Predicted 3D model of a 95-nucleotide RNA (c-di-GMP-I riboswitch aptamer) from Thermosediminibacter litoriperuensis. The coordinates come from a structure-prediction model, not an experiment, and the mean pLDDT is 85.
[in-house]
RNA sequence: UGCCGAUAAGGGCAAACCUGUCGAAAGGCAGGGGCGCAAAGCCAUGGGCCUAAGGCUCCCUUUAUUAUCGGGGCUACGGCUGCCAGGUUGCCGGC
Numbered sequence: 001u002g003c004c005g006a007u008a009a010g011g012g013c014a015a016a017c018c019u020g021u022c023g024a025a026a027g028g029c030a031g032g033g034g035c036g037c038a039a040a041g042c043c044a045u046g047g048g049c050c051u052a053a054g055g056c057u058c059c060c061u062u063u064a065u066u067a068u069c070g071g072g073g074c075u076a077c078g079g080c081u082g083c084c085a086g087g088u089u090g091c092c093g094g095c
Base pairs, nucleotide, nucleotide: 002095003094004093005092012037013036017032018031019030020029021028022027035082041088042087043086045085046084047083048080049079050078054075055074056073057072058071059070
């Protein structure tokens, strides 16, 4: 330096769930918790996935028109890296 994670040590991270808090939501943060993880360290860059406040549009409503309320559809400028890829840094051990 490259590949690998069988074994070992010292450590690290923390799913579901619960509580608090922020948010329209998805989700984030903090504490508890511990399913798992050798990059489950970091970067939303590409794909994928989640949400739809705002926007667009249709319906409903009305004598009629327009608008509000309510409902459907589309949409990320909001999110997820513990879905995959890419970039970047790195502990221990083996070859």
Annotation
It matches the Rfam family "c-di-GMP-I riboswitch aptamer". Rfam links the family to the GO term cyclic-di-GMP binding. The sequence was found by an Rfam model in a public genome assembly.